Predicted 3D model of a 98-nucleotide RNA (c-di-GMP-I riboswitch aptamer) from uncultured Colwellia sp. The organism belongs to Colwellia, within Bacteria. Its mean pLDDT, the model's own confidence on a scale to 100, is 86. The sequence was found by an Rfam model in a public genome assembly. Its Rfam family is "c-di-GMP-I riboswitch aptamer". Gene Ontology term of the family: cyclic-di-GMP binding. About the family: GEMM was predicted in a large-scale screen for bacterial structured RNA regulatory elements.

[in-house]
RNA sequence: ACAAAGAAAAGGCAAAAUAUACGAAAGUAUGUUACGCAAAACCACCGGCCUACGGAGAGUUCCAAUUUUGGAAAACUUACGGCAGCGGAGUCACCUCG
Numbered sequence: 001a002c003a004a005a006g007a008a009a010a011g012g013c014a015a016a017a018u019a020u021a022c023g024a025a026a027g028u029a030u031g032u033u034a035c036g037c038a039a040a041a042c043c044a045c046c047g048g049c050c051u052a053c054g055g056a057g058a059g060u061u062c063c064a065a066u067u068u069u070g071g072a073a074a075a076c077u078u079a080c081g082g083c084a085g086c087g088g089a090g091u092c093a094c095c096u097c098g
Base pairs, nucleotide, nucleotide: 005096006095012037013036017032018031019030020029021028022027035085041091042090045088046087047086048083049082050081054078055077057076060073061072062071063070064069
């Protein structure tokens, strides 16, 4: 120096809840507060999970018209939206009893 490990010390981060703001939502930011975390630092490349404003559909229901159709509602589907404290990969990193 590097790798593994995590007893001690110095520190670090900050779950849920809550206040405010942004967002259609999932969620995010800041403050309070700490459930926990040896990478709970960064990163959306891979898997997985969450949401569906908008889009798609010779689908469903209702209304109008009788006429092809038009309108409304709900469900299903869909990420270009998210989750790094779900896992993997990658990058950087404090300390050293052994």